The RNA shown here (Guanidine-I riboswitch aptamer) has 105 nucleotides and comes from Neobacillus mesonae. It matches the Rfam family "Guanidine-I riboswitch aptamer". Rfam's curators write: This family represents a conserved RNA structure found upstream of the ykkC and yxkD genes in Bacillus subtilis and related genes in other bacteria. The RNAcentral record of the sequence draws on Rfam.
RNA sequence: UAAAAAGUUUUCUAGGGUUCCGUGACUUUGAGAAGUCAGUCUGGUCCGAGAGAAAACGCACACUGUGGAAUAGUGUGUACACGGAGGGAUAAAAGCCUGGGAGAU
Repeated sequence: UAAAAAGUUUUCUAGGGUUCCGUGACUUUGAGAAGUCAGUCUGGUCCGAGAGAAAACGCACACUGUGGAAUAGUGUGUACACGGAGGGAUAAAAGCCUGGGAGAU
């Protein structure tokens, strides 16, 4: 200095806010109900991790099986990973995206 399956998806969690629901306060109404405000409301819906968890597929290697091959099956591996600011999306925010980026070691 360069490359890499350092792959894809699903479910969930830490975390996140406030569209919808619920909750609380207030206002209107004869009532039913409607409206406004509040996330400095535990929550349901919702968003959600490269550096969190699990699973499936995939990938690599070995073995089994076959005359040989394809297909198939089994096993093993799939490691490591400090990190801003600013900006962006959505109703909004975030360990989301930018981004295994800048930078650091």
Its mean pLDDT, the model's own confidence on a scale to 100, is 83. Lineage of the source: Bacteria > Bacillota > Caryophanales > Bacillaceae > Neobacillus.